[in-house]
RNA sequence: AUACGAUAAUAGCAAACUUGUCGAAAGGCAAGGACGCAAAGCCAUGGGUCUAAAGUUAUUACUAUGAUUGCCAGGUUGCCGAA
Numbered sequence: 001a002u003a004c005g006a007u008a009a010u011a012g013c014a015a016a017c018u019u020g021u022c023g024a025a026a027g028g029c030a031a032g033g034a035c036g037c038a039a040a041g042c043c044a045u046g047g048g049u050c051u052a053a054a055g056u057u058a059u060u061a062c063u064a065u066g067a068u069u070g071c072c073a074g075g076u077u078g079c080c081g082a083a
Stems, first nucleotide, its partner, number of pairs: 004081002012037002017032006035070001041076003045073003048068003055062002
């Protein structure tokens, strides 16, 4: 340095749920709260998934320009060092 990674050390993030708030919704943000996480740091680039206001359809469907990186892949940066 690369790979890999723990019942080590140091620090970090925060699911469900609750309250407030923004949003048509999915969902976001803030506070509380911890199920978990070695990239659960960052980027919607590819796939997946969710939503469907507007539009089309013509009455129940289609559609992302909306959302999700804590679904996967890819890109990029980074702490520690037992086997």